[in-house]
RNA sequence: GCGCCCGUAGCUCAACGGUAGAGCAUCGGACUCAUAAUCCGAAGUGUGUUGGUUCGAGUCCAACCGGGCGCA
Numbered sequence: 001g002c003g004c005c006c007g008u009a010g011c012u013c014a015a016c017g018g019u020a021g022a023g024c025a026u027c028g029g030a031c032u033c034a035u036a037a038u039c040c041g042a043a044g045u046g047u048g049u050u051g052g053u054u055c056g057a058g059u060c061c062a063a064c065c066g067g068g069c070g071c072a
Base pairs, nucleotide, nucleotide: 001071002070003069004068005067006066007065010024011023012022013021018055026042027041028040029039030038048064049063050062051061052060
């Protein structure tokens, strides 16, 4: 330099173009003499950036930024 893949919550990951979710973690409560486990509930400044397409974009398109792999 070229090609391919990835970027969503603190972490690991979902999400036909139509209200962004789950598990773990965190916080509160129940249970217990107490802790753990278990159960109930809550909160979460989250879609890498900038544009484009569309009535509507996490999703489709382009260029960038970052990471990984391969080729040279």
Molecule: transfer RNA
Organism: Terriglobia bacterium